[in-house]
RNA sequence: AUCCCGAAAAGGCAAACCCAUCGUGAGGUGGGGGCGCAAAGUUAUGGGUCCCGCCGAGACGGGAUCGCCAGACUGCCGAA
Repeated sequence: AUCCCGAAAAGGCAAACCCAUCGUGAGGUGGGGGCGCAAAGUUAUGGGUCCCGCCGAGACGGGAUCGCCAGACUGCCGAA
């Protein structure tokens, strides 16, 4: 120095819910608020789930979700 790993320290993020706002909707954004998180940083690439259109259903098309799982990229610290 790198990888695994996650004690300590410095910090970081921010669930549900409430208010405002955008959206047909899933949901997003801002403020409050903290359930939690070693990537709860980024990415919609593969799945899963959700929404819309069509539709008897399916298929198909478009969208959402990264705090559902996995992959990829990047990152603070350094005990065992």

The RNA shown here (c-di-GMP-I riboswitch aptamer) has 80 nucleotides and comes from a Chloroflexota bacterium. The organism belongs to Chloroflexota, within Bacteria. It was read from a public genome assembly, where an Rfam model found it.